[in-house]
RNA sequence: AAGUUCUCUGGAGAGAGCCUCAUAUGAGGCGACCGAAGGGGCAGCCUAAAUAUUAAGUUUAGGAAAUCUCUCAGGUAAAAGGACAGAGGCGC
Numbered sequence: 001a002a003g004u005u006c007u008c009u010g011g012a013g014a015g016a017g018c019c020u021c022a023u024a025u026g027a028g029g030c031g032a033c034c035g036a037a038g039g040g041g042c043a044g045c046c047u048a049a050a051u052a053u054u055a056a057g058u059u060u061a062g063g064a065a066a067u068c069u070c071u072c073a074g075g076u077a078a079a080a081g082g083a084c085a086g087a088g089g090c091g092c
Base pairs, nucleotide, nucleotide: 003090004089006088007087008086009085010084017030018029019028020027021026032076033075034074038072039070040069041068045063046062047061048060049059050058051057
């Protein structure tokens, strides 16, 4: 240096939705939304096999990324959380 489940700082999006039961702010139902905890999916590319055979190409299987995509989970006042970024510490 890589790295790091550490500390501090910054950090978006989307109804303080409606109804019912209960209560002293909890549980359930309904439908509408968001993507930046987590999770799933895909390309190029790589590997192997088959076909062809000078080669190229084609087909099948596997591996394979994201801030893309899905919306399972999570979230839609504040608080909390929050990908990511900066600084510090640890690390050598």